[in-house]
The prediction has a mean pLDDT of 81. Bacterial large signal recognition particle RNA from an Actinomycetota bacterium, 267 nucleotides, folded computationally. The source organism's lineage runs through Bacteria, Bacillati and Actinomycetota. It matches the Rfam family "Bacterial large signal recognition particle RNA". The family's RNA type in Rfam is non-coding RNA gene. It is recorded under the gene name ffs.
Formats: sequence, C1' cells, structure tokens
RNA sequence: CCGCGCUAGGCGGGGGGUUCGGGGUCCCCUCUUCCGGAAACCCUCGAUACGCCGGGCUGAUGCCUUGUCUGCGGCUCGUGGAUGACCGGGCAGCCCCCGGAAAGCAGCGUUGAUGGUCGGGUCCCGCGCGACCCGGAGCCGUGAACCCGGUCAGGGCCGGAAGGCAGCAGCCGUAAGCGGUGUACCGAGUGCGCCGCGGGAGUGCCCGGCCGGAGCCGGCUACCGGGAAAGCGUCGGCCGUUCACGGGUCCAGGACGAGGCGCGCGG
Repeated sequence: CCGCGCUAGGCGGGGGGUUCGGGGUCCCCUCUUCCGGAAACCCUCGAUACGCCGGGCUGAUGCCUUGUCUGCGGCUCGUGGAUGACCGGGCAGCCCCCGGAAAGCAGCGUUGAUGGUCGGGUCCCGCGCGACCCGGAGCCGUGAACCCGGUCAGGGCCGGAAGGCAGCAGCCGUAAGCGGUGUACCGAGUGCGCCGCGGGAGUGCCCGGCCGGAGCCGGCUACCGGGAAAGCGUCGGCCGUUCACGGGUCCAGGACGAGGCGCGCGG
C1' cells in the first nucleotide's frame, strides 16, 4: 500500500414549553437526514443524565472534535407605535335636552309685517230643523169544531093547526192575537249634521273688515349660558395581541481553517 472480516461511530440538529435537572412524546424553526412500538395525574434517566424497547443499513471515512465568520428562528429586557377586552361617581369635544341672542342663509311681508280695534269661526248651554233609529196610530192580510155575530139547507123541539123556538155543517163577517206596511200622522232616543235661531265664555288659534306703515319668524349654520353622562371621543389604570428599534441570551444551516480516526487475518 492492497484485499477480507469486525468494532467505535453515523443514519439529523436546534429553540420554546414541561421538569429539581438531562433527554423524549407536544409546539415551532432549520434541514432532507433508516423502519416499527409505548409515552402528560406521561416515558426514560441523574451533572458519568443529550432518551427507552425491537429490527435494519453503513462503517474507519462520506465519520468525529475544535476555532473564526456568517446566520433562519426562538426566549428575555427596555423604548415607541397600532389595536382589543375590562375598570373609573375622570373630562365634556361630538351626540342629546333647556334657555338666550339675531350675525349669515332660508321663509313670510308695501298684493301691507308686528301691533291696535271690531266682527265671525273654533268652545259651552238651550231651542228648532234635518238625518238615523225605536215604539205607536192608521192601513192591508190573516184570524173561532162548541163556549162570537149574521144567514141558517137538512134534521130537531113545542103546537090540533096556523105558526113559533133553539140551532150543527156550509157561506158571510168579526174580537183578541199574529203577519205585513208604517216616507207623509203622533211620541221617544242619539258617539249624527261644512244645518238654523238665541244666549254665554274667551282672546289660545284661524278667517275677515278697519287703523297704521316695516318689520316678522327662529327652520339651518355659526355664537352665548346652563344641564345630562347611556353612546362615540378623550384621559388615566390594568391585562392581552401585534409591529418597529435597541440590549442580552440560546442557536439550525452555511463558509473557511486546525486536529483526530481503532482491532484481527492474509498478500
């Protein structure tokens, strides 16, 4: 130096969380790097802790150790920003309420404002008229086996006779009652009336006449004063989420450099 067979090692690592602590199951980052199984009141270990059980591949290099630089990502502290929930007898800018004033705009006004005066209406009382409705009168129809009327065939009774009497059915009529009509007649009533007459109240509102001659109004904006505290806003507190910057810390991966790499047999 070569060949064969082995062994150590390798077949991922890291951050968070958890734990007294290490590792794993869990979450995340990086990486592409065997398989199966159990593991949160959990599994396996003890600073010689960097997992446990079973199987497989590779194997002294493609492996291992270390230094520098770079560096995904995590954790933590501080500052600042954004945002969410909660708390506050906070503030009162918005919103809301009350009052004022009348600057601007709008509206009304010489086709006459505010005001004054007169009348009417709206309101109340009485009466009337009408409307509606109820009842009645009136009218029409119907209405009685006998105990309503008239006429009463037949038949009956009295009589010697002449004649007389009562009277069913039928027909005609009627009483109470029932039904209809009931605008025009009578009476009563009313959640009725662009109705009428008389009286009253009152100046709030509406309409009109007259006097008079320039303002009126307070809708919107702005303004002033007061109130309220539910909401928005804002301020303060507290908890959370997120972003940026800075400090600290742990770092996968990458680059460069240094070092290490065993045993047996045979040639």